[in-house]
RNA sequence: GGGCUCAUAGCUCAAUGGUCAGAGCCCCCGGCUCAUAACCGGUCGGUUCCAGGUUCGAAUCCUGGUGAGCCCA
Numbered sequence: 001g002g003g004c005u006c007a008u009a010g011c012u013c014a015a016u017g018g019u020c021a022g023a024g025c026c027c028c029c030g031g032c033u034c035a036u037a038a039c040c041g042g043u044c045g046g047u048u049c050c051a052g053g054u055u056c057g058a059a060u061c062c063u064g065g066u067g068a069g070c071c072c073a
Stems, first nucleotide, its partner, number of pairs: 001072007010025004018056001028042004049065005
């Protein structure tokens, strides 16, 4: 210098252009227990990396940027 992939909740990850962006774990609350762990139930938590564009409608498609990883030179 060139190419490819990725960026979504505190963490790990889903989500065919269309209903309110969800699940597990953690934290917290409750149940169970003499008590703790385990188990069961529940709550909270999101400017979908940033800026534009296309579209009736964008996490998703297009362009540019930022960051991370891999490959080639």
A computed fold for a 73-nucleotide RNA from a Deltaproteobacteria bacterium, annotated as transfer RNA. The source organism's lineage runs through Bacteria, Pseudomonadati, Myxococcota and Myxococcia. The coordinates come from a structure-prediction model, not an experiment, and the mean pLDDT is 81. It was read from a public genome assembly. Its Rfam family is "tRNA". The family's RNA type in Rfam is transfer RNA.